RNA sequence: CAGGACGGCCGGGUGACCGCGCGACGCCGGACAACCGGCGUCGCGAGGAAAGUCCGGACUCCGCAGAGCAGGACGGUGGGUAACGCCCACUCGGGGUGACCCGCAGGAAAGUGCCACAGAAAACAGACCGCCCGCGGCGAUUCGUCGUCGUGGGUCAGGGUGAAAAGGUGGGGUAAGAGCCCACCAGCACACCGGGUGACCGGUGUGGCUCGGUAAACCCCGUCCGGAGCAAGGUCAGACAGGACACGUUGGAGGGCUGCUCGCCCGAGUGUCCGGGUAGGCCGCUCGAGCCCAUCGGCAACGGUGGGCCUAGAUGGAUGGUCACCGCCGCGUCCCGGGCAACCGGGCGUGUGCCCAGAAUCCGGCUCAUAGGCCGUCCUGUCCC
Numbered sequence: 001c002a003g004g005a006c007g008g009c010c011g012g013g014u015g016a017c018c019g020c021g022c023g024a025c026g027c028c029g030g031a032c033a034a035c036c037g038g039c040g041u042c043g044c045g046a047g048g049a050a051a052g053u054c055c056g057g058a059c060u061c062c063g064c065a066g067a068g069c070a071g072g073a074c075g076g077u078g079g080g081u082a083a084c085g086c087c088c089a090c091u092c093g094g095g096g097u098g099a100c101c102c103g104c105a106g107g108a109a110a111g112u113g114c115c116a117c118a119g120a121a122a123a124c125a126g127a128c129c130g131c132c133c134g135c136g137g138c139g140a141u142u143c144g145u146c147g148u149c150g151u152g153g154g155u156c157a158g159g160g161u162g163a164a165a166a167g168g169u170g171g172g173g174u175a176a177g178a179g180c181c182c183a184c185c186a187g188c189a190c191a192c193c194g195g196g197u198g199a200c201c202g203g204u205g206u207g208g209c210u211c212g213g214u215a216a217a218c219c220c221c222g223u224c225c226g227g228a229g230c231a232a233g234g235u236c237a238g239a240c241a242g243g244a245c246a247c248g249u250u251g252g253a254g255g256g257c258u259g260c261u262c263g264c265c266c267g268a269g270u271g272u273c274c275g276g277g278u279a280g281g282c283c284g285c286u287c288g289a290g291c292c293c294a295u296c297g298g299c300a301a302c303g304g305u306g307g308g309c310c311u312a313g314a315u316g317g318a319u320g321g322u323c324a325c326c327g328c329c330g331c332g333u334c335c336c337g338g339g340c341a342a343c344c345g346g347g348c349g350u351g352u353g354c355c356c357a358g359a360a361u362c363c364g365g366c367u368c369a370u371a372g373g374c375c376g377u378c379c380u381g382u383c384c385c
Base pairs, nucleotide, nucleotide: 001381002380003379004378005377006376007375008374009373010372012326013325014324015323016322017321018320020045021044022043023042024041025040026039027038028037029036030035047356051367052366054365055364056363057362058361059229060228061227062226071225072224073223074222075221076090077089078088079087080086091105092103093102094101095100106220107219111218112217113214114213115212128159129158130155131154132153133152134151135150136149137148138147139146140145167185168184169183170182171181172180186210188207189206190205191204192203193202194201195200233283234282235281236280242274243273244272245271246270247269254266255265256264257263290309291308292307293306294305295304296303297302327354328353329351330350331349332348334347335346336345337344338343
């Protein structure tokens, strides 16, 4: 210098004016109640994913002696965590020259099923070609046999098919062959030794000689899971049914006219309480497994201690608009400088230019989307010292 791997971070900025939501304080107003509204001042007001709603929890209500069935999820080991299907470290397998990356990573020697096409045969193996032996016909013959056709067998060493053909190499053996026998190697099972918390790793010996794949097919084994969800749930509570009590129906409750009394008029019901929890209001609602900094323990995920901070809370659902300046990017019959040139640097002008997207009970994750840019560590190649 070029190409690459991994991790972390930002994701337009500042100011002015107008507008919107919430909170505190002050003033004012409305309603039958719960409560609500207006004005002013001050303060606060989206994210890295607020998203998909896919996992796990907090919280709430319902259910529940205990256990099991069904159903679902998960699956190497150790650790982290409130918990997880998440994270960290390690093991094993696979990929890459490498940094590093990927893995739904229990069991196929419990059982059942399936294995396309091709191929003779696809799982209690298999005979298409080839090789070997026997028998028969025909032909040749140097009379030893040879060739060819048919037929009955033997054989998995070779050919060919396939993703996969039932261990590999060498020797013995045989009519030809074959773990048929032997040596070594690979693999499997069992036993033992050493290391590791463990998955597992390294080694020694014995054995039968060898056992296909698929569980993201059924299934088996182990672990975990009660259900519904903030429209959860709680609280206040009209109207209207229903109920209780009191007073009253010409000896008149109550109401209207009225400041009061008298008077006049209307008049058969009226008043209080209970009540279910509808309409509606409020709470739940945002201080929390919280964020930042330092320090200690740990390889790490993470945890302990100390200090500091308060950071949206709507419910037809606020978080926006305009202008100015700056940053970045693109463009140009423009200007200046450098260069032979391609081009580079600066200025000026210009632009619907500057990602994905957007809270709704809260939190921990995963996954998907994301213009552009910054920082750190490491790897490979080439050149120079």